[in-house]
């Protein structure tokens, strides 16, 4: 340096759930508790995929004499998110070869 991960050892991370005068429209993130598991469950949204839809657009309802605003519903849609979905990139412990 490369490959491998089943062994040894040192450790590491932290699912569900739960708490929060936390952030957020939400998905989700953060902090505490907690461990299902993980040889990269360390970091990075580059590709695929998945989640949410504040705003925006369209349609309908309603209001209204008509039209507009406010309000409700549905559909579409990331510039939001998921690295513990997969691939990819970078860094890295132990042991063996």
């Nucleotide at each position: 340096a490369a490959u491998g991960a089943u062994c040894c050892a040192u450790g590491g991370c932290a699912a569900a759930c739960u708490c929060g005068u936390a952030c957020g429209a939400a998905a989700g993130u953060c902090g505490g508790g907690g461990a299902c598991g993980c040889a990269a469950a360390g970091c990075c949204a580059c590709g695929g995929g998945c989640c949410u839809a504040c705003a925006u657009g369209c349609a309908g309802g309603g209001g209204a004499a008509c039209a507009c605003a406010u309000c409700c519903u549905g559909c579409a849609c990331a510039a939001g998110g998921c690295a513990g979905c997969c691939g990819g990139g970078c860094c890295g412990c132990u042991c063996a070869u």
Overview
A computed fold for a 97-nucleotide RNA from Paenibacillus rigui, annotated as c-di-GMP-I riboswitch aptamer. The coordinates come from a structure-prediction model, not an experiment, and the mean pLDDT is 82. Taxonomically the source falls in Paenibacillus (Bacteria, Bacillati, Bacillota, Bacilli). The model forms 100% of the base pairs in the Rfam consensus.